[in-house]
RNA sequence: GAAGCCGGCCGGGUGGCCGCGGCGCGACCAGUCGCGUCGAGGAAAGUCCGGACUCCACAGGGCAGGACGCUGGAGAAAGUCCCAGGCGGGGUGACCCGCGGAAAGUGCCACAGAAAACAGACCGCCCGGCGCAGGCCGGGUAAGGGUGAAACGGUGAGGUAAGAGCUCACCAGCGCCCCGGGUGACCGGGUCGGCUCGGCAAACCCCGUCCGGAGCAAGGCCAAGCAGGAGGCAGGUGGCCCGCCCGCCCCUCGGGGAGCCUCCGGGUAGGCCGCACGAGGCGAGCGGCAACGCUCGCCCCAGAUGGAUGGCCACCGCCGCUCUCAAGGGCGGUACAGAAUCCGGCUUACAGGCCGGCUUCCAGA
Numbered sequence: 001g002a003a004g005c006c007g008g009c010c011g012g013g014u015g016g017c018c019g020c021g022g023c024g025c026g027a028c029c030a031g032u033c034g035c036g037u038c039g040a041g042g043a044a045a046g047u048c049c050g051g052a053c054u055c056c057a058c059a060g061g062g063c064a065g066g067a068c069g070c071u072g073g074a075g076a077a078a079g080u081c082c083c084a085g086g087c088g089g090g091g092u093g094a095c096c097c098g099c100g101g102a103a104a105g106u107g108c109c110a111c112a113g114a115a116a117a118c119a120g121a122c123c124g125c126c127c128g129g130c131g132c133a134g135g136c137c138g139g140g141u142a143a144g145g146g147u148g149a150a151a152c153g154g155u156g157a158g159g160u161a162a163g164a165g166c167u168c169a170c171c172a173g174c175g176c177c178c179c180g181g182g183u184g185a186c187c188g189g190g191u192c193g194g195c196u197c198g199g200c201a202a203a204c205c206c207c208g209u210c211c212g213g214a215g216c217a218a219g220g221c222c223a224a225g226c227a228g229g230a231g232g233c234a235g236g237u238g239g240c241c242c243g244c245c246c247g248c249c250c251c252u253c254g255g256g257g258a259g260c261c262u263c264c265g266g267g268u269a270g271g272c273c274g275c276a277c278g279a280g281g282c283g284a285g286c287g288g289c290a291a292c293g294c295u296c297g298c299c300c301c302a303g304a305u306g307g308a309u310g311g312c313c314a315c316c317g318c319c320g321c322u323c324u325c326a327a328g329g330g331c332g333g334u335a336c337a338g339a340a341u342c343c344g345g346c347u348u349a350c351a352g353g354c355c356g357g358c359u360u361c362c363a364g365a
Stems, first nucleotide, its partner, number of pairs: 001361010012316007020039008041336001045347002048345005053215004059252004065211005070085004086099005100206002105204002107200003122145002124141007153171006172196001174193002177190005219273004228264006244256004280299008317334007
């Protein structure tokens, strides 16, 4: 200097004039004015997950259904988050991607190919027979070639009619057992053994763990206002037996009964709370490889409800083009985009700019 990998941040500033919302204070007197102070995001978006919170639901067991899936940890929790590790794959590398089980069973692998799971003979090789010959018939074979994404271990030697783990040596892989390290996933080593038994489970399935339902239009308070009617089920009515509804489907168990359901019609849609003090932010110290946790101190940082941040002017900042030797000038542009209960994440959009760490290559000293 070039090319890459990972992480973090900003995304407009200043001044003037006019205009907004919350809170506080003071006037004023029920309407307004003045002062002070605070006032949209990294995604506020999508609504993909998880919770906090609110209301309803007694509970236990079983079946079904759903979610998840390497190990350990952090965290309120999380299929999607974070940290640290393990194994496999990709890349020269920094780094990136993936993750229960295929010998429990079933299923699928198009086309091509002889054959796609305990599969198989198209070309070929060998042996025997027939034939003048081309070649044909029978037997053996899976080492060589072909097909394919993938074809039942690799190299070498022996052996054979020709071949084959048929045998042997060295490897790779698999399995049982043993030893060592590690909390663990796993890692390292050793003996023996048959020779060797694809892929897909975001296919059905198997194993393990977990799982109530709704949602701030949740849910409360106040005020105002009207007009009820019809039908059905169950129940009530003296006793007994049974039976009904709800808690999910079943069982146990529990609770309830003048309740529930359908249709027609009427009234209200106003005000207040919820509403922002939070799993909150910042700083320091300590513990921990780290995520993060603890302690102390400081701070309060939107709460609207036809829904607040705007408009105008000027000067800059940044980017692009152009004129100029330069200084400097001119023109144009300045992204994605607006809270509505609140947080932890994920995903998507984003003009332009800045910072840090690491890798590879080239050149020079």
Background: The RNA shown here (Bacterial RNase P class A) has 365 nucleotides and comes from an Actinomycetota bacterium. The coordinates come from a structure-prediction model, not an experiment, and the mean pLDDT is 76. It was read from a public genome assembly, where an Rfam model found it. The organism belongs to Actinomycetota, within Bacteria. It matches the Rfam family "Bacterial RNase P class A". Rfam classes the family as a ribozyme.